A computed fold for a 1404-nucleotide RNA from an uncultured Pseudomonadota bacterium, annotated as small-subunit ribosomal RNA.
Model confidence (mean pLDDT): 84 of 100.

RNA sequence: GAGUUUGAUCCUGGCUCAGAGCGAACGCUGGCGGCGUGCUUAACACAUGCAAGUCGAGUGCGCAGCUUUCUGUAGCAAUACAGGAAGUCGGCGCACGGCGCACGGGUGAGUAACACGUGGGCAACCUGCCCUUUGGAUGGGGGAUACCCCCGCGAAAGCGGGACUAAUACCGCAUGAUAUUCCGAGGACUUCGGUCUUUGGACUCAAAGCCCGCAAGGGCGUCUAAGGAGGGGCCCGCGCCCGAUUAGCUAGUUGGUGAGGUAACGGCUCACCAAGGCAAUGAUCGGUAGCCGGUCUGAGAGGAUGGCCGGCCACACUGGAACUGAGACACGGUCCAGACUCCUACGGGAGGCAGCAGUGGGGAAUAUUGCGCAAUGGGCGAAAGCCUGACGCAGCGACGCCGCGUGGGUGAUGAAGGCCUUCGGGUUGUAAAGCCCUGUGGGGAGAGACGAAUAAGUCGUAGCUAACACCUCCGAUGAUGACGGUAUCUCCUUAGCAAGCACCGGCUAACUCUGUGCCAGCAGCCGCGGUAAGACAGAGGGUGCAAACGUUGUUCGGAAUUACUGGGCGUAAAGCGCGUGUAGGCGGCUAUGUAAGUCGGAUGUGAAAGCCCUGGGCUCAACCCAGGAAGUGCACUCGAUACUGCGUAGCUUGAGUACCGGAGAGGUUGGUGGAAUUCUCGGUGUAGAGGUGAAAUUCGUAGAUAUCGAGAGGAACACCGGUGGCGAAGGCGGCCAACUGGACGAGUACUGACGCUGAGACACGAAAGCGUGGGGAGCAAACAGGAUUAGAUACCCUGGUAGUCCACGCCGUAAACGAUGGGUGCUAGGUGUCACGGGCUUUGACUCCUGUGGUGCCGCAGCAAACGCAUUAAGCACCCCGCCUGGGAAGUACGGCCGCAAGGCUAAAACUCAAAGGAAUUGACGGGGGCCCGCACAAGCGGUGGAGCAUGUGGUUUAAUUCGACGCAACGCGAAGAACCUUACCUGGGCUAGAAAACGUCGGAAUCUGGGAGAAGUCUCGGAGUGCCCUUCGGGGAACCGGCGGUUAGGUGCUGCAUGGCUGUCGUCAGCUCGUGUCGUGAGAUGUUGGGUUAAGUCCCGCAACGAGCGCAACCCCUAUCAUUAGUUACCAGCGGGUCAUGCCGGGAACUCUAAUGAGACCGCCGAUAUUCAAAUCGAAGGAAGGCGGGGACGACGUCAAGUCAUCAUGGCCCUUAUGUCCAGGGCUACACACGUGCUACAAUGGUCAGCACAAAGCGCUGCAAACCCGUGAGGGGGAGCCAAUCGCAAAAAACUGACCUCAGUACAGAUAAGAGUCUGCAACUCGACUCUUUGAAGUUGGAAUCGCUAGUAAUCCCUGAUCAGCAGGCAGGGGUGAAUACGUUCCCGGGCCUUGCACACAC
Repeated sequence: GAGUUUGAUCCUGGCUCAGAGCGAACGCUGGCGGCGUGCUUAACACAUGCAAGUCGAGUGCGCAGCUUUCUGUAGCAAUACAGGAAGUCGGCGCACGGCGCACGGGUGAGUAACACGUGGGCAACCUGCCCUUUGGAUGGGGGAUACCCCCGCGAAAGCGGGACUAAUACCGCAUGAUAUUCCGAGGACUUCGGUCUUUGGACUCAAAGCCCGCAAGGGCGUCUAAGGAGGGGCCCGCGCCCGAUUAGCUAGUUGGUGAGGUAACGGCUCACCAAGGCAAUGAUCGGUAGCCGGUCUGAGAGGAUGGCCGGCCACACUGGAACUGAGACACGGUCCAGACUCCUACGGGAGGCAGCAGUGGGGAAUAUUGCGCAAUGGGCGAAAGCCUGACGCAGCGACGCCGCGUGGGUGAUGAAGGCCUUCGGGUUGUAAAGCCCUGUGGGGAGAGACGAAUAAGUCGUAGCUAACACCUCCGAUGAUGACGGUAUCUCCUUAGCAAGCACCGGCUAACUCUGUGCCAGCAGCCGCGGUAAGACAGAGGGUGCAAACGUUGUUCGGAAUUACUGGGCGUAAAGCGCGUGUAGGCGGCUAUGUAAGUCGGAUGUGAAAGCCCUGGGCUCAACCCAGGAAGUGCACUCGAUACUGCGUAGCUUGAGUACCGGAGAGGUUGGUGGAAUUCUCGGUGUAGAGGUGAAAUUCGUAGAUAUCGAGAGGAACACCGGUGGCGAAGGCGGCCAACUGGACGAGUACUGACGCUGAGACACGAAAGCGUGGGGAGCAAACAGGAUUAGAUACCCUGGUAGUCCACGCCGUAAACGAUGGGUGCUAGGUGUCACGGGCUUUGACUCCUGUGGUGCCGCAGCAAACGCAUUAAGCACCCCGCCUGGGAAGUACGGCCGCAAGGCUAAAACUCAAAGGAAUUGACGGGGGCCCGCACAAGCGGUGGAGCAUGUGGUUUAAUUCGACGCAACGCGAAGAACCUUACCUGGGCUAGAAAACGUCGGAAUCUGGGAGAAGUCUCGGAGUGCCCUUCGGGGAACCGGCGGUUAGGUGCUGCAUGGCUGUCGUCAGCUCGUGUCGUGAGAUGUUGGGUUAAGUCCCGCAACGAGCGCAACCCCUAUCAUUAGUUACCAGCGGGUCAUGCCGGGAACUCUAAUGAGACCGCCGAUAUUCAAAUCGAAGGAAGGCGGGGACGACGUCAAGUCAUCAUGGCCCUUAUGUCCAGGGCUACACACGUGCUACAAUGGUCAGCACAAAGCGCUGCAAACCCGUGAGGGGGAGCCAAUCGCAAAAAACUGACCUCAGUACAGAUAAGAGUCUGCAACUCGACUCUUUGAAGUUGGAAUCGCUAGUAAUCCCUGAUCAGCAGGCAGGGGUGAAUACGUUCCCGGGCCUUGCACACAC
């Protein structure tokens, strides 16, 4: 920096990621080299080999070799062999002796410690080998002993006894500077303890020889003294992990005196004496851990770490101990004990890989039983040299870092193949091939290192010296290579032999296809996968890194997420319930001293390596070498004195004291008062009372309730009473008295910083609860009963015990809250109120101005995530305390402390989640509020729900009963009309380029028509017939029909949750938005809210808004009035003609009407209301119509993954002799049931019969059909007229008039059924409508519930049309007759606006 809490936002806060690192491990892959590095686990156990020896120039013995010589044997001899003697030779062995073995190498168990780091101290110490003092000395004696030999014991390891012998082994004596101790004398320093130094006396202590040399002499040793260097020991300051759920620890403990011990101080040890010592600045105890230089990370401060390398420490099977020694309490020494392993003759012995290799084991995991002392270093030695698993090299491991290679150039027909595709192409991709080159690595052949410096020796110069000896310095010369025939170089060889891993949803760089279908799987976090997955798996492509790449683990970072740098605590986690006060922290003004803190300079130190800089060496780099810088620290010293500290002397403003005054439910104790409740007694009085939403339990005729009087008892104190008062908080309320705490006001005096805070500690601490003893009226947990309820262990009611009250003692907690610790100072104001003052004024009071202290509200700056706080801060600062660090588990468990108990205080972890939260925003929601609408309720009228039938749906059934639609908003819906067709379903029979379409090819014009088979489709056999255009007369072309062929057709198959389009719904509800501006960190707000008004976001006013858009309204259509124009097919007033009669005719243009254009209505006028003299409302007038006149079309942003893949279109998937297509028959019409929508009724406001009147809107040539005739009728015949203001459908019906019926299952109702017919149609069986005759069912107004309608509406009555051959109770329209009611908005439903709450947002 990013992701992740939300619809979105800001904040808080956790989780996660990107970075760097690693002694790593695992997966996959793997060409070379250099430099590094490699048991982190079992300080588990170890076979085998090696890792510490050396010196003969300290010494003894033995063996071997060599030289000389002698003897013997063999031989002529040379010579050979055997034996002896002498000498020589460290070549070998043993032993004495010296030095080394305390180094080097390993490991990290233990250790929280002067172990380590750093800086000091030792006046409290030691020091082999080495150096210096060109110090001193090295005299003279003695006695042993190992080895060897003999004897003995033992299985062995080993041991004992006897005898011999040497030394640089051992022991006396002499000398002795110095040193130790003692006795004196002097000087210097001092922390007064002592130290240093000069000097006199006394006491005690040394030694070893060897080599070279003829010798002289030299060298190496030895002893002694002082000093040095290097090494070590001890002491101290400071630094150095976690736990207080470890709070007390300590008997040599703390100190003293004396003694012992040590190299040395010291309780180090001991005796005695005293009673101390340590600890909240964390003793003791427990856990963990070697420490550091450094390393990793980080901007730094920090955090983590201590492998390799270097310093220190500790350890060496486990525990203990000492010996030797300069040095050890000793890794490859000793002793004891223990465990383990091995040997054993069972008596007893041996061993210690945390040395180098190596083995087993453990483990995710870590190498060769290699070569060499050539180099560096170490031990011994005079030296040569010997020893050296230190070390130098090699081997194994991509374990890490670094370097190199796997080729370079050119090459477009952009090849083939792969993948994708919108089928055009794109991509892989200059990639390949091809052509031209190069040769690192690999292979072959050859040459071939640096690392090596010098040692002994020899030569030369110089020094020393008497010396050309010896010795020393310098120069020259002068052996030696494990690695290794390696690095490196040359030649040859051929692009030939050398690329993978992870990832591609966001974070995070890189995208498509296929498969899969919440499966298989992925995943670091968020999260992907339920049929179109860029997230799974594969592929193509891409991205990143590259001999590697990923994963896991772990550390730091990001994380300001423990905050020193650098956080917080009103509501997010977080202020102790409150006070008093201890330690501690912090602290007013002035002067002076000091110089601890602080600041500056100088000095020492801060090892090397590492980091950084510069230069250099390996071809570069890693790596290595040299130099420099740095090392923020510590110590010491000199200086400064502002601030802090400390000392001294003062001051008064902080703090306090005295005096005066008033306010107050401050506290404690003792009295006392009235009202009320209850109870008791008495009186009056009678049937109820009480209680609730309604009741009941309960009380009451044994007299309640009510009422009057008297009494008892307990508890609480109405009014005053108030964001009034007091108190630290909890808390405190009648009145009186006593005792008592605090605050405040006004001044004067006094003290002189006496102050603030406060870990622990202590006191107080509501209610409930506990103990003991009282008290008990009312109230009232528990409990009982009655109700409520699905239940009701509740809410309501009737009772009722603890308790509530008092005294004493516990408890110690609360949303103990202002969710805000205390103190001090500073920082605009305004306005209340309480207490006490001052001023002005007044006789006095009020008002007014002002001060201090308290208590409220509003508000600026500032702060804050916002809300908000704001002189009573949550502002600006300082001081002190407490507390927080994701949610849950959990304020829980365990432990401890407290409590009589209840319980309190302190206080985790495992595990689990990707959040949990705060504030604010927009919505939705609320059995929240306000305002307002709607046939929403109410008021009415008529229905549905009951019956029969129709129709749709569910269910069931079926071969099939095709499919879709499901709350409103599916259910007389798609379907404006299923007998066949439709038709998608079922059964059966067929077809496979297909029923229809484009192309090629062949044949035939097309077309009309006959026969046969069959259920049909279809198959088959014929007949007629030749058209149009061009023509070279062969033929070709267009359209059409048929055969064949392939690219393809076809699908009412799936997905409406992949879609377009269309539609429903909220809803004709009044809303939904935008630009600019403004406000807000932001989501957002404002505008659009408010006051009015409207049907309306309609309009007006106001307003940080000003405007605008989509909606509303208007513009459009119908209708109501009128005018104008026009006048046939409509009309007929007047005129004329004609008829039985009729606009029938001539005419007319008045009326109706028709259909085109206009007018008209706008709150315009008047009055009232409203008031902002706005919008608008109410009323009246006029008017055909009045406040939108009535009706229609018209449906904002959006919601419902609403409906439709079966209208159509369309992505993907699926079928292809079938899920396509043709045909016949069947089905969609089934029927125990259930529901929706309707029709007809149940009758008299009716039915039947008869008579008679008035419409509108439509439709008609495949048509409507008149008159007339036939039939009871449906209808038939008939065909005039009409392409229709002309003709027809066409009769309107209810109404009206008259007659009958008289309340009944009827002269209501018509289902069902029988028979007979009509019509349409190829065909009415399944399965049409209608007619006639007969039949005459249920039904007598419909439970719970529920629907429509506010006026030309409901209701009621007919008419027409679409679909249609036929079929209408449905649908779409038309007109006729024509009501009732609306007080009103409490309630139900839906909606709009404002507001409020919210833990909801897939939104109750």